[in-house]
C1' cells in the first nucleotide's frame, strides 16, 4: 500500500433470528424510597444519525453498491 474476512447499535460492555412490534439489556447517570449518613437494594426517568452517504422495497440496524473507522491474515 494492496487483496480477503470479521466488526462498528446509549457514556460503557453487548443482543437484536428468515426484512415488519413504539430500536433493547447489563453497567453508568439522575430523581425518589430505604438508611443517623453513605454503600447496597428498590421503584422511575433521560440518553440512540444503528459510522456515513446512496440504492432496492409498501416497509431498512438487517439486503445491495461506494467511502471512513478499528482488529486479524496474507502478499509487497
Nucleotide at each position: 500500500u494492496g487483496c480477503a474476512c470479521c466488526g462498528g447499535u446509549a457514556g460503557c460492555u453487548c443482543a437484536g433470528c428468515u426484512g415488519g412490534a413504539u430500536a433493547g439489556a447489563g453497567u453508568a447517570c439522575a430523581u425518589g424510597g430505604c438508611u443517623a449518613c453513605g454503600a447496597a437494594c428498590c421503584a422511575u426517568g433521560g440518553g440512540g444519525u444503528c459510522a456515513g452517504a446512496g440504492g432496492u422495497u409498501c416497509g431498512a440496524a438487517u439486503c445491495c453498491u461506494c467511502u471512513c473507522c478499528g482488529g486479524u491474515g496474507c502478499a509487497a